[in-house]
RNA sequence: AAUACUGGGAAAGCGCCUGGACACGCACUUGCGUGUUGACGAGGAGGAGGUUUAUCGAGUUUUCGGCGGAUGCCUCCCGGUCGGCCACGGCCGUUAGGAACCUACAAAACCGUUGAGCGAUCAGCGGGACAAAAGGGUUUCAGUGGCUUAU
Repeated sequence: AAUACUGGGAAAGCGCCUGGACACGCACUUGCGUGUUGACGAGGAGGAGGUUUAUCGAGUUUUCGGCGGAUGCCUCCCGGUCGGCCACGGCCGUUAGGAACCUACAAAACCGUUGAGCGAUCAGCGGGACAAAAGGGUUUCAGUGGCUUAU
């Protein structure tokens, strides 16, 4: 140093690369080898099962393409809410009903610079703006039946 075993830690534009693109080297008639690249932040988790092109915008030449995963979605359970309680039903998920309107914030990109590398590129520092969804607020709309008379 490799391999094996054991233990711990670590991800969600998160991990990986056999396509592609690019770089270097060899070869010489379209090949071979080794590398590089392959998602910028915001937001998102009741439980079980299932499922795959699982939210929002920024940037843009490849953030192309593929595989896996994933807080999405569906069903059920549980929970919340629909004027006090119960059942069913609707809509939701602990920030827990729908709709409309109002309201905030980012990083890359870009510029400069440092280091590593033959190079493609990689890592860091400084400057530097600009979002949407969300959340919050206001208004409005919202069951059926029974019990009860608290409001």
Predicted 3D model of a 151-nucleotide RNA (glmS glucosamine-6-phosphate activated ribozyme aptamer) from a Bacillota bacterium. Rfam family: glmS glucosamine-6-phosphate activated ribozyme aptamer. About the family: This entry contains a glucosamine-6-phosphate activated ribozyme that is found in the mRNA for GlmS. GlmS is an enzyme that uses fructose-6-phosphate and glutamine to generate glucosamine-6-phosphate. The family's RNA type in Rfam is riboswitch. Taxonomically the source falls in Bacillota (Bacteria, Bacillati). Its mean pLDDT, the model's own confidence on a scale to 100, is 79.